[in-house]
């Protein structure tokens, strides 16, 4: 420099444009003599920027950042 694949809660992935999911993890209740484990609840996310569209986590454009392979 040039190809590729990524960037979503605290982690660590999912997500056919049509209420942003699961899982662990935090916090309060329940239970428990207490603590664990169980159960109920809650809070926190789509790298920025721009356009397409009724409607963008997804589509397109540029910019950042990570990894891989080539020079």
């Nucleotide at each position: 420099c040039u190809a590729a694949a990524g960037g979503u809660g605290g982690c660590a992935g999912a997500g056919u444009a049509g209420u942003a999911c699961u899982g662990c993890a935090a916090a309060a209740g329940a239970c428990u003599u207490a603590a664990g484990a169980u159960c109920u609840u809650u809070a926190u996310a789509c790298a920025g920027g721009g356009g397409u569209u009724c409607a963008a986590g997804u589509c397109c454009c540029c910019u950042c950042c990570u990894u891989u392979a080539g020079a």